[in-house]
The prediction has a mean pLDDT of 79. The RNA shown here (Bacterial RNase P class A) has 333 nucleotides and comes from an Alphaproteobacteria bacterium. The sequence is in RNAcentral, with records from ENA.

RNA sequence: CAGAUGGGCGGAGCAUAGCCGUUUAAUUCAUUUUAAGCGGAGGAAAGUCCGGACUGCAUUGGGACGGCGUAUGGGUUAACGACCCAGCGGGGUGACCCGACGAUUAGAGCAACAGUGACGUAAGCGAUUAAAUUCGCGGUGAAACGGGCAAUCUCUACGCGCAGCAACUUCAAAUAGGCCCCCUAUGUAUGUCCCUAACGUUACGGGGGCGGGUAGAAGGCAUGACAUUUUGUGGCAACACAUUAUGCAGAUUAAUUAUGCUCGCUACCUUUGGCUUGUGGCAACACUCGCCUUUGGCAUGUACAGAAUCCGGCUUAUAGCUAAAUCUGCAAA
Numbered sequence: 001c002a003g004a005u006g007g008g009c010g011g012a013g014c015a016u017a018g019c020c021g022u023u024u025a026a027u028u029c030a031u032u033u034u035a036a037g038c039g040g041a042g043g044a045a046a047g048u049c050c051g052g053a054c055u056g057c058a059u060u061g062g063g064a065c066g067g068c069g070u071a072u073g074g075g076u077u078a079a080c081g082a083c084c085c086a087g088c089g090g091g092g093u094g095a096c097c098c099g100a101c102g103a104u105u106a107g108a109g110c111a112a113c114a115g116u117g118a119c120g121u122a123a124g125c126g127a128u129u130a131a132a133u134u135c136g137c138g139g140u141g142a143a144a145c146g147g148g149c150a151a152u153c154u155c156u157a158c159g160c161g162c163a164g165c166a167a168c169u170u171c172a173a174a175u176a177g178g179c180c181c182c183c184u185a186u187g188u189a190u191g192u193c194c195c196u197a198a199c200g201u202u203a204c205g206g207g208g209g210c211g212g213g214u215a216g217a218a219g220g221c222a223u224g225a226c227a228u229u230u231u232g233u234g235g236c237a238a239c240a241c242a243u244u245a246u247g248c249a250g251a252u253u254a255a256u257u258a259u260g261c262u263c264g265c266u267a268c269c270u271u272u273g274g275c276u277u278g279u280g281g282c283a284a285c286a287c288u289c290g291c292c293u294u295u296g297g298c299a300u301g302u303a304c305a306g307a308a309u310c311c312g313g314c315u316u317a318u319a320g321c322u323a324a325a326u327c328u329g330c331a332a333a
Base pairs, nucleotide, nucleotide: 001329002328003327004326005325007322008321009320011263012262013261014260015259016258017257019040020039021038022037023036024035025034026033042304046315047314049313050312051311052310053309054164055163056162057161067160068159069158070157071156072086073085074084075083076082087101088099089098090097091096102155103154107153108152109149110148119146120145121144124137125136126135127134168219169218170217171216178210179209180208181207182206183205187204189201190200191199192198226247227246228245231242232241233240234239264302265301268297269296273292274291275290278287279286280285
């Protein structure tokens, strides 16, 4: 100088004014109000791609068919398509990186580029006739043979029941239906009756109760296969076991904010020193590209992004800072 690999951080402090949750105390009809204290986004909270926890439904057990997925061997893990080790194949001088990496004598299908048309070799093949008789197909391809592709269908082996926190559970209005009980008989209808009256029956009336679903409320829901960390043991490693310490927000219009000051960082301007590219020149040297270091200044710059049931992965986005990180190649001393 050019690269390879894996980590960490990803703004800080103070002041003022708020927001959400929670604890204590006082207060209130009332988690009503007040005061004080404590806690309050991420490395990806994202995509929702894979695996689980949890929940409901289904399910005696076994098999078949269909669908989806996985595919070298072994290990780790709650589990996985994740991770680790090894083998094999490929790329790179190298550090290192990449790989859906079972099967093409079960069957089908397909064919880079150029070209209307091609996997390879290559000259016959089919029908018909008494007859190389006749007809048809055929060098971009007949017959036959030989390969490739399974990330095309397929086959083989193995795995998978379906749906998802708008799951699900509990409590539960108003209104309108439903069911049951009680009360009433002025009207209505009806029985007894020739008619009226009278006496019965009858609710479209009144009251009460029950039940389902809805609004709404609460739980699920925040300490768990937890995350990180110290030390030790085992293991090549992923990781496991023991041990030490720290941490863990939480709503349903959805909090985690705003403003000011100071500092940091980046960019820019400027200053010191060094290295360096190119052009011109015999040379001295002049002009010039860029990098590092350093002085002072300065803003309207400061990434990606925003929890919503929870966890383990993967993928994607990300200004910049950091350990003079580890390693490789080349050149020079």